[in-house]
Context: one part of a larger RNA
Molecule: small-subunit ribosomal RNA, central domain
Organism: uncultured bacterium
RNA sequence: CUGGGCGUAAAGCGCGCGUAGGCGGCUUUGCAAGCCAGAGGUGAAAUGCCUGAGCUCAACUUAGGAAUUGCCUUUGGGACUGUGAGGCUUCGAGGACGGAAGAGGUGAGUGGAAUUCCCAGUGUAGAGGUGAAAUUCGUAGAUAUUGGGAAGAACGCCAGUGGCGAAGGCGGGUCUCUGGGCCGAUACUGACGCUGAGGAGCGAAAGCGUGGGGAGCGAACAGGAUUAGAUACCCUGGUAGUCCACGCUGUAAACGUUGGGCGCUAGGUGUGGGAUCCCUUCCACGGGUUCCGUGCCGCAGCUAACGCAUUAAGCGCCCCGCCUGGGGAGUACGGCCGCAAGGCUAAAACUC
Numbered sequence: 001c002u003g004g005g006c007g008u009a010a011a012g013c014g015c016g017c018g019u020a021g022g023c024g025g026c027u028u029u030g031c032a033a034g035c036c037a038g039a040g041g042u043g044a045a046a047u048g049c050c051u052g053a054g055c056u057c058a059a060c061u062u063a064g065g066a067a068u069u070g071c072c073u074u075u076g077g078g079a080c081u082g083u084g085a086g087g088c089u090u091c092g093a094g095g096a097c098g099g100a101a102g103a104g105g106u107g108a109g110u111g112g113a114a115u116u117c118c119c120a121g122u123g124u125a126g127a128g129g130u131g132a133a134a135u136u137c138g139u140a141g142a143u144a145u146u147g148g149g150a151a152g153a154a155c156g157c158c159a160g161u162g163g164c165g166a167a168g169g170c171g172g173g174u175c176u177c178u179g180g181g182c183c184g185a186u187a188c189u190g191a192c193g194c195u196g197a198g199g200a201g202c203g204a205a206a207g208c209g210u211g212g213g214g215a216g217c218g219a220a221c222a223g224g225a226u227u228a229g230a231u232a233c234c235c236u237g238g239u240a241g242u243c244c245a246c247g248c249u250g251u252a253a254a255c256g257u258u259g260g261g262c263g264c265u266a267g268g269u270g271u272g273g274g275a276u277c278c279c280u281u282c283c284a285c286g287g288g289u290u291c292c293g294u295g296c297c298g299c300a301g302c303u304a305a306c307g308c309a310u311u312a313a314g315c316g317c318c319c320c321g322c323c324u325g326g327g328g329a330g331u332a333c334g335g336c337c338g339c340a341a342g343g344c345u346a347a348a349a350c351u352c
Base pairs, nucleotide, nucleotide: 003324004323005322006321007306008305012320014202015201017199021195022194023193025088026087027086028085029084030083031082033081034080035077036076037075038074039073040072041071042070049065050064051063052062053061054060092192093189094188097184098183099182104178105177107175108174110172111155115151116150117149118148119147120146121145122144126137127136163170164169207248208247209246210245211244212243216242217241221237222236223235224234259319260318261317262316263315264314267297268296269295270294271293272292273291274290275289276288277287278286301308302307325352326351327350334345335344336343337342
């Protein structure tokens, strides 16, 4: 390479957008590039294969044949792919309309509980902390309690294998601007689609730059304990950070360790959003059907097993990414990116 694979053995890019490319609904007709059939030319010889022949056999030598799976020309075919022209539509995709849900995003301003600090009152000897203590705070009046004030951060109950988002992620309440999906109905467009190498964008936490902010928590650090030691676990403090604005970084057990799209293949039972029917005087409740989401159980099938099982890891098609024994190593070198930290790409010697 051909293959075989990628939930857990090596292997799905963190996620979407999208360029080239690859692939692409039903139908009419032209063309004939692919495709199929016939004919012709060529496809050197040797080798290899088959059938013979010659050395007593064989190796070896040799004759003939087939093969040489290819290329070119030509005559036809018209199913499929392609291509030109045309048609179709709830059957893919889009869509004026009606409806309902949601911590989806952005900005502004706002609320209560708690915490800490400050001021004042009451009040007196302890408080705090632990396995036990001590460091620590307190007669310069602490802890406790009452009133007042300030600040920053996070939002109890509701809260739910509940919801929303492509992922990262999103949770007090109000307003502003705004994205997406779902259901119903159906004018309209008429294949406008799927995927996506490069590319460009988004991307938790930590970290970096400039400026602000700083209540609580708290790497580093200091002290107290513990211990043989204790550069830890426990305790008292505490800087960066955590917060905001703007800019960078671009990683993760970025996980469902499961790429995206479409179709097909038993059911049962919860739950969220919609539509509809039955019951009900109406409403509510309840029950049935159906579409979309999210869980559990389970058949066929799959799987090395575990398990998966209409939200597939089943049965198929299309496109992308990735794997190829362990270590060396996600390292060195080079390149690109970054302020740096470092990131991306990515070997070999050697060794088992």